[in-house]
Molecule: SAM riboswitch aptamer (S box leader)
Organism: uncultured Actinomycetes bacterium
RNA sequence: UUGACAUCCAGAGGAGUUGAGGGGCUUGGCCCGAUGACACUCCGCCAACCGACCGACAGGCACGGUGGCAAUGCCAAGAACGAUGAGGA
Numbered sequence: 001u002u003g004a005c006a007u008c009c010a011g012a013g014g015a016g017u018u019g020a021g022g023g024g025c026u027u028g029g030c031c032c033g034a035u036g037a038c039a040c041u042c043c044g045c046c047a048a049c050c051g052a053c054c055g056a057c058a059g060g061c062a063c064g065g066u067g068g069c070a071a072u073g074c075c076a077a078g079a080a081c082g083a084u085g086a087g088g089a
Base pairs, nucleotide, nucleotide: 001089002088005085006084007083008082013043014042015041016040017039021032022031023030025078026077027076028075029074044069045068046067049065050064051063053060054059073081
């Protein structure tokens, strides 16, 4: 980078830096944002896809690797649509 598979209506806070946009793409809505959004970093937390450990199994656990912490992937339509995991090529 790419094909397939699984999941995406639950859950989870503060601080520091920065300084104007952000909510994946298009359109139409509707929201968040100088009472500092978004992004990055630190600590914390949520969850349980993979590994480890326990267990006859169901499952447990949360040590390790990921992931996540506004609103149903915010809503609707469209798409060769998007995100995450583990494995393959």